The RNA shown here (SAM riboswitch aptamer (S box leader)) has 141 nucleotides and comes from Nocardioides sp. zg-1228. Taxonomically the source falls in Nocardioides (Bacteria, Actinomycetota, Propionibacteriales, Nocardioidaceae). Model confidence (mean pLDDT): 78 of 100.
RNA sequence: UGCUCAUCACGAGGGACUGAGGGAACGGCCCGACGAAGUCCCGGCAACCACCCGUGUGCCUCCUGUCCGGACACCCCUCCGGCAGUCACGGGAGCAGGUGCCAAAUCCGACCCCAGCGAGAGUCGCGGGGACAGAUGAGAA
Numbered sequence: 001u002g003c004u005c006a007u008c009a010c011g012a013g014g015g016a017c018u019g020a021g022g023g024a025a026c027g028g029c030c031c032g033a034c035g036a037a038g039u040c041c042c043g044g045c046a047a048c049c050a051c052c053c054g055u056g057u058g059c060c061u062c063c064u065g066u067c068c069g070g071a072c073a074c075c076c077c078u079c080c081g082g083c084a085g086u087c088a089c090g091g092g093a094g095c096a097g098g099u100g101c102c103a104a105a106u107c108c109g110a111c112c113c114c115a116g117c118g119a120g121a122g123u124c125g126c127g128g129g130g131a132c133a134g135a136u137g138a139g140a141a
Stems, first nucleotide, its partner, number of pairs: 003139006013042005021031003026109003043102003048098002051092006063085003067082005106133001111130004116126004
């Protein structure tokens, strides 16, 4: 950098330094000298992976193990047997594993579909669903 899958209406901010931008991109609409972005410190939220428990399921040839039992007089090694391993679903804990996040729904829209209503002049506003794009995590390359 591209690919696959899942989630994206919940939640959670103070300080120091610094000083004008920021909300991905375009159009809006917002935030910002009552301090943007950034860096650092401290704090918090959440629960994607990891961890623990349960149910079901797979493997049960090999292999792995801070596990259990046995044999080798003892320990180690070795051998034998058991259990666990995989996946799915549900639950739990979290100051203390790896990330992530802490204005506004991913701030809204843009493209398509559905149903109307209201303006009013050939468009605009309002509702729902999907797509695109994006973010985060996990996985494989």